[in-house]
């Protein structure tokens, strides 16, 4: 310096242009003499960042920025 992917909840990851969701973690019950398992429930997101297309965008498109991978 060219090319490719990747960016969503604190972590890992989902979500066919039409309400942004799951497991774990965390609060709370339940259950124990207590704690852990176990089960029920609740919290919790400016979808990297700026534009654009569109009735409408996490998705499409442009620019960027940050990680990874090639190649020079």
């Nucleotide at each position: 310096g060219g090319g490719c992917g990747u960016g969503u909840a604190g972590c890992u990851c989902a979500a066919u242009g039409g309400u942004a969701g799951a497991g774990c973690a965390g609060c709370c019950g339940u259950c124990u003499u207590a704690u852990a398992c176990a089960c029920g429930g609740c919290u919790g997101g400016u979808u990297c960042u700026a534009g654009g297309u569109u009735c409408g965008a996490g998705u499409c498109c442009u620019a960027g920025c940050a990680c990874g991978c090639c190649c020079a």
This is a predicted structure of a 72-nucleotide RNA (transfer RNA) from a Candidatus Vogelbacteria bacterium. The RNAcentral record of the sequence draws on ENA. It matches the Rfam family "tRNA". Rfam's curators write: Transfer RNA (tRNA) molecules are approximately 80 nucleotides in length. Its family is annotated with triplet codon-amino acid adaptor activity in the Gene Ontology.